Description:
This is a predicted structure of a 1672-nucleotide part of an RNA (large-subunit ribosomal RNA, half A) from a Bacteroidales bacterium. The prediction has a mean pLDDT of 80. NCBI's taxonomy places the organism under Bacteria, Pseudomonadati, Bacteroidota, Bacteroidia, Bacteroidales.
Context: one part of a larger RNA
RNA sequence: GGCGUAUGGGGGAUGCCUUGGCUUCCGGGAGCGAAGAAGGACGUGGUAAGCUGCGAAAAUCGCCGGGGAUUAGCAAACAUGAGAUGAUCCGGCGGACUCCGAAUGGGACAACCCACCGGGCUGAAGGCCUGGUACCACUUGAAAAGGUGGGGCAGACGCAGGGAACUGAAACAUCUAAGUACCUGCAGGAAAAGAAAGAAACAUCGAUUCUCUGAGUAGUGGCGAUCGAAAGGAGAAGAGCCUAAACCGGAUUUGUUUUGGCAAGUUCGGGGUAGAAGGACCCAAAAACGAAAAAUAACAAAGAAGUGGAAGCUGUCUGGAAAGGCACACGGGACGGCGUGAAAGUCGCGUACACGUAGAUUGUUAUGGAUCCAUGGGAAUCCUGAGUAGGGCGGGACACGAAGAAUCCUGUCUGAAUCCACGGGGACCAUCCCGUAAGGCUAAAUACAACCGGAAGACCGAUAGUGAACCAGUACUGUGAAGGAAAGGUGAAAAGUACCCCGAACAGGGGGGUGAAAAAGAACCUGAAACCGUACGCCUACAAGCGGUCGGAGUCCCGGGGAGGGAUGACGGCGUGCCUUUUGCAUAAUGAGCCUACGAGUUACUGUUGUUAGCGAGGUUAAGUACUUCAGGUACGGAGCCGAAGCGAAAGCGAGUCUGAACAGGGCGAUAGAGUUAGCAGUAGUAGACGCGAAACCUAGUGAUCUACCCUUGGCCAGGUUGAAGUAUCCGUAAAAGGGUAUGGAGGACCGCACCAGUAUCCGUUGAAAAGGAUUUGGAUGAGCUGAGGGUAGGGGUGAAAGGCUAAUCAAACUGGGAGAUAGCUCGUACUCCCCGAAAUGUCUUUUGGGACAGCCUCAAGCUACAGAGUUUACCGGAGGUAGAGCUACUGAUAGGAUGCGAGGGCUUCACCGCCUAUCAAAUCCUGACAAACUCCGAAUGCCGGUAAAUGAUGCUUGGGAGUGAGUUGCCGGGUGCUAAUGUCCGGUAGCGAGAGGGAAAGAGCCCAGACCAACGGCUAAGGCCCCUAAAGUGUGUUAAGUUGCAAGAACGAGGUGCGGUUGCUGAGACAGCUAGGAUGUUAGCUUGGAAGCAGCUAAUCAUUUAAAGAGUGCGUAACAGCUCACUAGUCGAGCGACUGUGCAUGGAUAAUAAACGGGCAUCAAACACACUGCCGAAGCCAUGGACUUCAAAGAAGUGGUAGGGGAGCAUUCCAGCAGGCGUAGAAGGAUAACCUGUGAAGGUAUCUGGAGCGACUGGAAAAGAAGAUGUAGGCAUAAGUAACGACAAUGCGGGUUAGAAACCUGCACACCGAAAGCCCAAGGGUUCCUGAUCAAUGCUAAACAGAUCAGGGUUAGUCAGGGCCUAAGGGGAAUCCGAGAGGAGAACCCGAUGGACAAAUGGUUAAUAUUCCAUUACCUGUAUGAGAUAGGGAAGGAGUGACGUAGGAGUGACAUGUACGCCGACUGACGGAAUAGUUGGUUGAAGCACGAAGGUAAAUCAUCGGAUUAAGAGUUGGAUGAUGCUAAAGUGCGACAGUACCGCAAGGCUUCGGCUGCGCGGAUAGUUACAGUAAUCAUACUACCGAGAAAAGCUUCUACCCCCGAUACGUUUCAUACAGCCUGUACCGUAAACCGACACAGGUGGGCGAGGAGAGGAUCCUCAGGUGCUC
Repeated sequence: GGCGUAUGGGGGAUGCCUUGGCUUCCGGGAGCGAAGAAGGACGUGGUAAGCUGCGAAAAUCGCCGGGGAUUAGCAAACAUGAGAUGAUCCGGCGGACUCCGAAUGGGACAACCCACCGGGCUGAAGGCCUGGUACCACUUGAAAAGGUGGGGCAGACGCAGGGAACUGAAACAUCUAAGUACCUGCAGGAAAAGAAAGAAACAUCGAUUCUCUGAGUAGUGGCGAUCGAAAGGAGAAGAGCCUAAACCGGAUUUGUUUUGGCAAGUUCGGGGUAGAAGGACCCAAAAACGAAAAAUAACAAAGAAGUGGAAGCUGUCUGGAAAGGCACACGGGACGGCGUGAAAGUCGCGUACACGUAGAUUGUUAUGGAUCCAUGGGAAUCCUGAGUAGGGCGGGACACGAAGAAUCCUGUCUGAAUCCACGGGGACCAUCCCGUAAGGCUAAAUACAACCGGAAGACCGAUAGUGAACCAGUACUGUGAAGGAAAGGUGAAAAGUACCCCGAACAGGGGGGUGAAAAAGAACCUGAAACCGUACGCCUACAAGCGGUCGGAGUCCCGGGGAGGGAUGACGGCGUGCCUUUUGCAUAAUGAGCCUACGAGUUACUGUUGUUAGCGAGGUUAAGUACUUCAGGUACGGAGCCGAAGCGAAAGCGAGUCUGAACAGGGCGAUAGAGUUAGCAGUAGUAGACGCGAAACCUAGUGAUCUACCCUUGGCCAGGUUGAAGUAUCCGUAAAAGGGUAUGGAGGACCGCACCAGUAUCCGUUGAAAAGGAUUUGGAUGAGCUGAGGGUAGGGGUGAAAGGCUAAUCAAACUGGGAGAUAGCUCGUACUCCCCGAAAUGUCUUUUGGGACAGCCUCAAGCUACAGAGUUUACCGGAGGUAGAGCUACUGAUAGGAUGCGAGGGCUUCACCGCCUAUCAAAUCCUGACAAACUCCGAAUGCCGGUAAAUGAUGCUUGGGAGUGAGUUGCCGGGUGCUAAUGUCCGGUAGCGAGAGGGAAAGAGCCCAGACCAACGGCUAAGGCCCCUAAAGUGUGUUAAGUUGCAAGAACGAGGUGCGGUUGCUGAGACAGCUAGGAUGUUAGCUUGGAAGCAGCUAAUCAUUUAAAGAGUGCGUAACAGCUCACUAGUCGAGCGACUGUGCAUGGAUAAUAAACGGGCAUCAAACACACUGCCGAAGCCAUGGACUUCAAAGAAGUGGUAGGGGAGCAUUCCAGCAGGCGUAGAAGGAUAACCUGUGAAGGUAUCUGGAGCGACUGGAAAAGAAGAUGUAGGCAUAAGUAACGACAAUGCGGGUUAGAAACCUGCACACCGAAAGCCCAAGGGUUCCUGAUCAAUGCUAAACAGAUCAGGGUUAGUCAGGGCCUAAGGGGAAUCCGAGAGGAGAACCCGAUGGACAAAUGGUUAAUAUUCCAUUACCUGUAUGAGAUAGGGAAGGAGUGACGUAGGAGUGACAUGUACGCCGACUGACGGAAUAGUUGGUUGAAGCACGAAGGUAAAUCAUCGGAUUAAGAGUUGGAUGAUGCUAAAGUGCGACAGUACCGCAAGGCUUCGGCUGCGCGGAUAGUUACAGUAAUCAUACUACCGAGAAAAGCUUCUACCCCCGAUACGUUUCAUACAGCCUGUACCGUAAACCGACACAGGUGGGCGAGGAGAGGAUCCUCAGGUGCUC
């Protein structure tokens, strides 16, 4: 380390439970609000954080009713109370009810600020209390003013104004989705509609609404996708009315008048309301019947809190406990339900039933009576709804898309009739019929469910059910709109562990106690798995592996040490996971870390097929109604639907009919008859339709705290350099020009910090950081940077333009919704067994990875059954033009030869003839030979038919259900390609696909062979038989290459070797070897310097001697020489050559491990070839046993299987029946088993745990089965005790505290920052501040420490900041304008700082605050009083002022600061001097008041001077100087007895006992020195320049209304005294550990101060003050 057993941890599944949900039904009420809502903020308790309640009368107050003993909510505890004089509690009616919110006095950043008027408190002012004060509409009113109503919120339903897109149409535009989603307005308990100018059809009905039906019909429709009525019938409900007008009368206005009236208008009343027309009018009748609101009374109903309500405190057993068992009783108008220590009719609450009340409500009756209603006849005078009906154009609605389009609405233009009339009846016309528009009201039947109450469930049971069972719309995320969790269980009862021990311990644990149980101990029921341990048994350190399976030794254990069984497993055989997707996967193609829970073909309606059941030429009800035991009922209800008859376009006819002239023929029918209604199953359509998954589109909102640009108002830029214009002057010129020198200080100028940017490199890349760091770099007075407040918003903005930016998101943001968009695409899709079993092809396809039809599969039924479908074999008869063959048989093509028409070239030639030919070449002949689109010919196989035999449903038809339509390999025949490809495309066939087994080492497709199951039987196939490894030997040859045995090897090569063939030499002596010769003319000739056999050339090579010998086969020399060869002789003595065919072998033969026989290895073989005889070898075949299918049974046959079809079962949850089952003597769940049953899914049994429910059987219903979806949630692993511990500015030691100190406190030393890493503000945060206690968690380690936890404390203002003052950008906005609505714009006015205005300083003090408290010294505003002065005062009006840019330089020169000197103190040295020395500290001082004044200055005034304009000294304009006036730093005095160093006393503390320290109190000794220096101030100055640089209040002044006006009043003003002076902020952090960045994050964050030495400097280096050493 592995396996096993036992026992734990961890974790929270499972089971059981339910306080919470879900769905449906019934009833109630259907609103609340200016009498201040909904919803909040803040308060409120003795102690009080949260929830609940309540509101300053604050877990409540009063009264009435109920009730009857406890009580001060959840919620304990302590403290203190209340209650029979009736509390708490419940119901009703009142009281009170802070602030915000429609929010309403004005304003505003909701819960805050500021007013005015009346009244009150105060002497006045200030402050406080109390009532009122918004806007709009209508209305009364002359007006002032009053009255009524509105506003906002809330779930769905309703009506109306606007109105998408995705999607579907397999694209898309009409169309669809859909008048849907959404926005907006308004209302009610319902709304809307509604009493016919209707519907119909020659018959009628009689308002509207809703249900069923009609009907998926008539229609509509790119006649596509779709859309889709109405009448009529059956029901629910049921209800009808009022006006305008004619006519009459009153009032009133106007006109007119003959003053009598008349006319017209307005208004009121009477009258009147219809379509077989009615009314007015005239005549007659006028009397009743009847209907009916308010109000009052009585009675009744229902009804708040509530009351009564039967029967065992029975016995006994078990038990912790009885409600359980046994036994005996009792009630029942109550056996619904819940609880009680397990399971209760009789224990408790209840239930059936009965009773009960205030106010309000409803109903009935009576009284009442506002008010309403009614007749007949006549006549033909009047009335009967006008910019209307209708029409044209353009739209919209009607089911109806402009159509032949009626009907309705109307933006626009027009425009009737008047009852002898008008409208409608689906163009239009006529006839006929129906109705009477242009005014209005109207209950019920219908829709909905936020709220209150009740009931039910074959609904859920904590990953379920609401998001939420629990303090949940919470925590948390986001700027915001918005998004949005997790989290239940001790026990019957807290009886929640007294006491002891370990320990630093209030951690944790061990005893002990309680309890039935503590293995129920609060991290608490049961307590699974992953994962992590411990103990024991066996195995394991030469061993290679999908980890199993088959065999199996040894060891250990149980058992009766029997039988038998268990644990382990040395060693051996065989063996490449699962899923998906694929032609094909161990694949190195996809997916999964593991475990647990969850997780995908459902439901409704409509078709269709099958099946079961009922009835049957018929079958069946729907809505609804009634009943009821309230039940997944019963009865009624026949409207309607389907069927029983068809044909035709239709009229129509009818067992026929249509066509047709037809009685013809033909088509479709009848003859031949079964449907229908339900249940279930398969399948289709419409719906999200098996689950998860887009990118997108539309709609309504939310965002400019990031960023882009713009507006308003503020701020910032060390230091150094250069030296433009202009000016002055000199030179120069006729004058200019030009030049020099000064002055001057320009610049999108230069260098370079802050600041801004981001060039390059490196680092970082699970970072320190979701964009940074280091070094380097660019700009740095400008088109610069930056703060605060604002504006622009999504097809929009903004953009010095990159498609950049618009909140870490941009070729169209984000959030919610349409919405479950769509997805011909990918992935996933869950228990078992049995039967059959494909396809990857054809045609068409905006089609090629998708479909439709056909093909192939399955299931059912039917047909054909000994008179036989289909198939096979044999024979017979057919059609055909392939393979082959052939071509003097066609069409074409074609090699050689012969012949050579003709052409080219050459020669000749003036030209023509002519001649020649290594050229081309027609045609013909001879020989040879080709063809998919040639055929004089022509098979085999296949196909069709027949006959015979064999086999026996394998066949066909109809109907239900599919899948497939990516194929692939071998062989045969072909196209293409290279007669290349694991290429590609066809035909045929077999496999794989979907096929296991044996062989080929290993291998989808090759060879053999088709697996129902079992077994330690037999025979074979392919292939094998030396060993691995089952089985073998013999015979004859070949090979020597390890060839065999490279995956496959070629051309070409070679005296390898075996076997042949042809041919030559050879005893007249071959071949090879050895010995010898190999000569002469001659050095052949030529050439040459030389060439002699052998550089070269010529002739061709001669001749001689020979056995033989080349005018020479090579080597060699300068040339010779020399050595050889050919040739010959001798020796030897028998075979030797040449060519060729063939078997085996050989070179050719180069790739990365030895690494391509499977390995060892093999040589007369274990190679190769040919034979022979055996054997092995598979899931094949045989034999044995068994199962299942077909089937009534038997027999016989069969049982590989993906997609797919069919059949039969198992399990889970719930329900019904079975009620008489099991269960505290132990249910479910969990753990284990070596036991039993079933082919299997599974079931049973036993032991332990557990502690209260469970289940057999027969049926039913489903949220009904997981290993996978980069699945969801939780838990746990792995990497791994690994990386890291966040700037490398740095720590070390002593002491203290403590259980414990690297980090805490303290001391010493060291180190770091020091234009900061120091100090002060603003924003933002919100208690982090200070003190004490504590250390679980937080802190990247520890912690005694802390920005952590707990408790207590802390923020003091007339003058600081803001408000009570002002205005900018911008915002709001009465009026007004615009717009379907929502809303948009907007003068006045208001709000709004980042600006304007505006009064306090120094010192001291706390643990924590200070310009706030205290001390001292000031100032501002107001009121009162007193005193003085004075004549004008006085505004929301006028005027002035307020009031403004940038750069530059010169001057002035304070404070702070520094240096130097002086002065006042304190201290002082070992080596080692110095005290007339050294070191060190101090040497200071505000506001205010008074004085003062360099300088500056025009817009005022005056004076003087000299210009311009002009006719002009009229006026205007600008300039210089001086004066007045105004302004004004510096400076001087007071303030000043502040205080500091220092000195003295000294509580207390510490101590080494020497001393040290020191709260507090007191004292007062020292410069008004010099220098340096400035960006303060003067100064909003001055100069220059061009880009020409806020507003208002305040202040000054003038007057209007008004007041006063000669003063004792009133007003203004000065001084003094007294009083008054409101609200908010104020702690702390603030370049950061407290803000923005998810963090105690190397980032970001505006303004002010910012010392010394060196230095130009704020650069840089080192240091003060001060702060730190960056939490391992």